[in-house]
RNA sequence: GGCCAAAUAGUCUAGUGGUAGGAUACAUGCUUUGGGAGCAUGAGGCCCGUGUUCAAUUCACGGUUUGGCCC
Numbered sequence: 001g002g003c004c005a006a007a008u009a010g011u012c013u014a015g016u017g018g019u020a021g022g023a024u025a026c027a028u029g030c031u032u033u034g035g036g037a038g039c040a041u042g043a044g045g046c047c048c049g050u051g052u053u054c055a056a057u058u059c060a061c062g063g064u065u066u067g068g069c070c071c
Base pairs, nucleotide, nucleotide: 001070002069003068004067005066006065007064010024011023012022013021018054026042027041028040029039030038047063048062049061050060051059
């Protein structure tokens, strides 16, 4: 320098044109003499910009970062 892939909650991860699911961690409550475990509830997220579309996390283009391959 060229090509490919990925980016979703503090962390890990599913998903797909029609208001994003789960695990873990966190907070509160129940339980316990207390803690842990367990149960319930809650808060927390689609990398950035532009375009297409009635509607974009999803599609297109560009950018950023990360990873891989080639030179």
Predicted 3D model of a 71-nucleotide RNA (transfer RNA) from Clonostachys solani.
Taxonomically the source falls in Clonostachys (Eukaryota, Opisthokonta, Ascomycota, Pezizomycotina).
The coordinates come from a structure-prediction model, not an experiment, and the mean pLDDT is 80.
Rfam family: tRNA. The family's RNA type in Rfam is transfer RNA.